[in-house]
RNA sequence: AUCUUAUCAAGAGCAGGUGGAGGGACAAGCCCUAUGAAGCCCGGCAACCGAUCCGAAUAUAUAUUUCGGGCACGGUGCUAAUUCUUGCAGCUUAGGCUGACAGAUGAGAA
Numbered sequence: 001a002u003c004u005u006a007u008c009a010a011g012a013g014c015a016g017g018u019g020g021a022g023g024g025a026c027a028a029g030c031c032c033u034a035u036g037a038a039g040c041c042c043g044g045c046a047a048c049c050g051a052u053c054c055g056a057a058u059a060u061a062u063a064u065u066u067c068g069g070g071c072a073c074g075g076u077g078c079u080a081a082u083u084c085u086u087g088c089a090g091c092u093u094a095g096g097c098u099g100a101c102a103g104a105u106g107a108g109a110a
Stems, first nucleotide, its partner, number of pairs: 002109007013042001016041003022032003026087004043079003048075003052070006083102001088099004
């Protein structure tokens, strides 16, 4: 880098440290930013996977499997704005709605 699948309207420091000018994937727009960007550290949020605990179903039973709940111990992830909006298609009087594409993240596959 490719494929499959699930999720993306919630949540998390406008008094933390460092750092110094950029950032919000891409394009356009619109925003954030020296009342200090990115990055790193710390803090926090969150249950996607593992571990562990509880309940239900299957099962003769331990176990296993499935489903639901708890839990941040381990692996990730996230921490302005709905994935900031639009980007293609359909519906729709303006406005907007729905679905796809794209993107992000997890788990799995070759």